[in-house]
Small-subunit ribosomal RNA, 5' domain from an uncultured prokaryote, 491 nucleotides, folded computationally.
The RNAcentral record of the full RNA draws on ENA.
Context: one part of a larger RNA
């Protein structure tokens, strides 16, 4: 000298654009963060509307928009959080994985072939009924793109090559047709696995290891494999550092530096792990699943004491830790997500708005003109110098802020949270807007007072004991400016 997710002190107009729990991966009120389709389905709790009956109070009807709850598709494995663990194939960077076999892929493309006849259920419901509740249990009805058989098989699958297995579903219609379903087959985009290579210290850690190392079979898995299990052999790593320890998410980058290199891995991208703490598996194209499930454990809550409920390392907020790090805000307007034929709906992704000089960038605190060198200070050799054209005065401007009036683009016909926002004209008026730090020497800036090795100062060398340019204080000066200094960290 650069840097910064910074914190302190003093100060502090204004705009953009970016930033914001680095500590306790510590607890968590409270709200909302994932739902959606009634064009699969049975049906009507509520609302509206229509018909109908009425004693005029109302009552009966799914008939119609709509639609709790309820079967059933799809999503809920994204998106959004952390950084605990991890020293590994876990990142990176190159390859492998069908012309002699280790692999899957829902939604979407593209091209192939179908789409026939049938059959029982469970929910809802109604009925008895158990519980404080959470949640149930029994009987009975019933519907479908829920389920189960049968036919039917181009190609698919297994095969001992002789066979042999295995499918489907309707919905809406303006009757054009649109949306969906089965088989298989190419893509595309996504994933799992596999090697090779490179990734922190420490030998005051020298031996490690029995599913261990290989083999034969059997499970297993979308798939190769000690992935697992039986039996066999008796291996296999290591000083080119095994094993163990501590420490650490990994790159892209980011910072510094003329490069080499060092430090570092916040904000956005990417990969990976994690979701109270440990297990486990379930549904499924995908999960061993933050906002599912089951157990065990801690907590915290409710309880009729028998039992039950939760999990903010989503977004806001609370305590608490700490030197520190923000609103319990607007809105789906746009971009993008899921669901839907659509209309729409859902979206603390996102967009925007707060609040913070935390950063970087830009503007402003006003321009000109003013010698009697005014008055005050301050120093003085007492003549007079500085402060100083500074400032009064006189002559302008009005950017920012302030009023007032007009007012977008971002939207594509309609839809705008931002928002009467930006911006653009008008008015008023120099009006509202400067500080911090330093002045011994390194380093740029000098005197008087006060104090008297005291009080203090201090990055380093050193000042201070009665003439302190080094402490305090005042006038002067130097430096940077909405900042400026100190404090920690890197280089």
């Nucleotide at each position: 000298g650069a840097a910064c997710g910074a914190a302190c002190g003093c100060u502090g107009g204004c705009g953009g654009c970016a930033u914001g729990c680095c500590u306790a991966a510590c607890a968590c009120a409270u709200g909302c963060a994932a739902g959606u389709c009634g064009a699969a389905c049975g049906g009507u709790a509520a609302c509206a509307g229509g018909u109908c009956c009425u004693u005029c109070g109302g009552g009966a009807u799914g008939c119609u928009g709509a639609c709790g709850a309820g079967u059933g598709g799809c999503g809920c494995a994204c998106g959004g959080g952390u950084g605990a663990g991890u020293a590994a194939c876990g990142c990176g960077u190159g390859g492998a994985u069908a012309a002699u076999c280790a692999c899957c892929u829902a939604c979407c493309c593209u091209g192939u072939g179908g789409c026939g006849g049938g059959g029982g259920a469970c929910a809802a419901c109604a009925g008895c009924u158990g519980g404080a509740a959470a949640c149930g249990g029994c009987u009975g009805c019933u519907a479908a793109u829920a389920c189960c058989g049968c036919a039917u098989a181009a190609g698919u699958c297994c095969u001992a090559c002789g066979g042999g297995a295995g499918a489907a579903a309707g919905g809406c219609u303006u009757c054009g047709g649109c949306c969906a379903c089965c088989a298989g087959a190419g893509g595309a985009g996504g994933g799992g696995u596999c090697c090779a290579u490179g990734c922190u210290u420490g030998a005051u850690u020298a031996g490690c290891u029995u599913g261990u190392u290989g083999g034969u079979g059997g499970g297993g898995u979308a798939a190769a494999g000690g992935c697992u299990c039986a039996c066999c052999a008796a291996g296999g790593c290591a000083a080119c550092g095994a094993u163990c320890a501590a420490u650490a998410g990994c790159g892209g980058g980011u910072u510094u530096g003329a490069g080499a290199g060092g430090a570092u891995g916040a904000u956005c991208c990417g990969c990976c792990a994690c979701a109270c703490u440990g297990g486990g598996a379930c549904u499924g194209a995908g999960a061993c699943a933050c906002g599912g499930c089951c157990c065990a454990g801690a907590c915290u809550c409710c309880u009729a004491c028998g039992g039950g409920a939760g999990g903010c390392a989503g977004c806001a907020g609370u305590g608490g830790g700490g030197a520190a790090u923000a609103u319990u805000g607007c809105g789906c307007a746009a971009u993008g997500g899921g669901g839907g034929a659509a209309a729409c709906c859902c979206u603390g992704a996102c967009g925007c708005a707060g609040c913070a000089a935390u950063g970087c960038c830009g503007c402003g605190u006003g321009a000109g003109u003013g010698a009697a060198g005014a008055a005050g200070g301050u120093c003085u050799u007492c003549g007079g110098a500085u402060u100083g054209u500074a400032a009064a005065g006189c002559u302008c401007u009005u950017u920012c802020a302030g009023c007032a009036g007009g007012g977008a683009a971002g939207a594509u016909a309609a839809u705008g949270a931002c928002g009467g926002u930006a911006c653009c004209u008008g008015c008023a008026g120099a009006a509202g807007a400067a500080g911090c730090c330093c002045c011994g020497g390194c380093u740029a800036a000098c005197u008087c007072c006060g104090u008297g090795c005291c009080a203090g100062c201090a990055g380093c060398c050193g000042c201070g004991g009665u003439a302190a340019u080094a402490c305090g204080g005042a006038g002067g000066g130097g430096g940077c400016a909405a900042g400026c200094g100190u404090u920690g960290u890197u280089c």